[in-house]
RNA sequence: GACAAAGGCAAACCCGUCGCGAGGCGGGGACGCAAAGCACAGGGUCUCCCGCAGACAGCCCUGCUACCGAA
Numbered sequence: 001g002a003c004a005a006a007g008g009c010a011a012a013c014c015c016g017u018c019g020c021g022a023g024g025c026g027g028g029g030a031c032g033c034a035a036a037g038c039a040c041a042g043g044g045u046c047u048c049c050c051g052c053a054g055a056c057a058g059c060c061c062u063g064c065u066a067c068c069g070a071a
Stems, first nucleotide, its partner, number of pairs: 001068001008033002013028006031058001037064003042060002044056004
């Protein structure tokens, strides 16, 4: 962070599977993403069998690391 190039990720939805659920994982699929890489649950949202129980990092914040690259 360019109406550049190379490469990357992959929302909704569908199939399979796990979970009570929010959702997770795998495959297909591309709405988007310059950290939509990794870690973290502080704020926020969500779930249940409501308990110091869980889910979401592609809502915001924080830490660490990283490809390409003109003006």
Predicted 3D model of a 71-nucleotide RNA (c-di-GMP-I riboswitch aptamer) from a soil metagenome. Model confidence (mean pLDDT): 84 of 100.